[in-house]
RNA sequence: AAGUAGAGGUCGCGUUUUUCAUCAGUAGGCCGGUGGAUGUGAACAGGCACAGAGGAUACCGGGAGAAAGGGAAAGACGCCGAAGGGAGGCUUGGCCUGCAUAGAGAUCCCCUGGGCAUAUGGUUAAGAGCUGUAUGACUGUCAUCCAGCCGGAUGGAGCGCUACUU
Numbered sequence: 001a002a003g004u005a006g007a008g009g010u011c012g013c014g015u016u017u018u019u020c021a022u023c024a025g026u027a028g029g030c031c032g033g034u035g036g037a038u039g040u041g042a043a044c045a046g047g048c049a050c051a052g053a054g055g056a057u058a059c060c061g062g063g064a065g066a067a068a069g070g071g072a073a074a075g076a077c078g079c080c081g082a083a084g085g086g087a088g089g090c091u092u093g094g095c096c097u098g099c100a101u102a103g104a105g106a107u108c109c110c111c112u113g114g115g116c117a118u119a120u121g122g123u124u125a126a127g128a129g130c131u132g133u134a135u136g137a138c139u140g141u142c143a144u145c146c147a148g149c150c151g152g153a154u155g156g157a158g159c160g161c162u163a164c165u166u
Stems, first nucleotide, its partner, number of pairs: 001166006009080001012079009022070001030062005038051004044098004083112004088108002090105003113139002116136008141156006
């Protein structure tokens, strides 16, 4: 230098299946009433298409009434940069054009050893969850020092650490 195999933990990481609660008595649709000309196609502008006096948008009432995302439990699978994120870059992004943005994608670059708690910002229906930043102790690993039985202090980062082979 290369290769192989491992460890961190009892909430390690991710994917997926089933059940349950929530989403929510919400959305959309139907009926009745008020009312009387706009409404939809993701913001805005222009166009095009569709619906509408056989009643649009909106509001009130009625009886029925979802789903996705996110969550909990159990199981299965793949693993230990597992994986996650970024306010950056690139591509894509609606019926058409301009023009953003939400969203999606893999890659370039950057950050993070791991989980937890608190504060704050974002997301979300949400006091759940996820996530950015900061702080705190805990935990694993290595280096230096102290101790020399237990262990302790300081500091670093996974392109790390341990074991074996060439």